[in-house]
RNA sequence: GAUAACGGCAAACCCGCCGAAAGGCGGGGACGCAAAGCCACGGGUCUACGCCCGCUACGACGGACACGACAGCCGGGCUGCCGAA
Numbered sequence: 001g002a003u004a005a006c007g008g009c010a011a012a013c014c015c016g017c018c019g020a021a022a023g024g025c026g027g028g029g030a031c032g033c034a035a036a037g038c039c040a041c042g043g044g045u046c047u048a049c050g051c052c053c054g055c056u057a058c059g060a061c062g063g064a065c066a067c068g069a070c071a072g073c074c075g076g077g078c079u080g081c082c083g084a085a
Stems, first nucleotide, its partner, number of pairs: 001082001008033002013028006031072001037078003041075003044070003050065001052063003
């Protein structure tokens, strides 16, 4: 980062599986992506099994909190294909 070339990845949704959930994995499928390759270091967002508090009809419900999650939210780190201006 181009009306270039070889290609790559795969949103939503559907099916199956795992998970308390967020979400993840596999298959199908393409909204898009020049790092939409990898990494939770900083910020942010999501969930709350569990724990604490409140309430209680002792089932539940409400509130707060990651040890969980999101890299296709941003920043940062590492790596990679091609080569016009």
This is a predicted structure of an 85-nucleotide RNA (c-di-GMP-I riboswitch aptamer) from a soil metagenome.
The prediction has a mean pLDDT of 88.
The RNAcentral record of the sequence draws on MGnify.
It matches the Rfam family "c-di-GMP-I riboswitch aptamer". From the family's description: GEMM was predicted in a large-scale screen for bacterial structured RNA regulatory elements.